RNA sequence: AAGAAGGAUAUGGGAGAGGCCAAUCGGCGCCGAAGGGGCAAAAGCAAAAAACUCUCAGGCAAAAGGACCAUAUCUGGACA
Repeated sequence: AAGAAGGAUAUGGGAGAGGCCAAUCGGCGCCGAAGGGGCAAAAGCAAAAAACUCUCAGGCAAAAGGACCAUAUCUGGACA
C1' cells in the first nucleotide's frame, strides 16, 4: 500500500565576518551555516541534542561554497 521515515538527482531560496597590514614569508583582527569537538538541572529503570558553545578545519568584495527550507522526479518499503 491513495506508501511513513530515510536516500539520490534537478530547480529555486539561503546568513555572518578584512577588498586590513605586509609582500608572496608572515602579522593582527574578525565570522559561525560545509565538516569536526564540547555541554546542564530536575525527574526517571534508563538520556543526548541543537541554529547553544569552541573555532581544529573552513571562511571574511564578487564568484564559488553554504547548514537549512520548498517543489518535482526517482528510490525506499515502516505502523497497521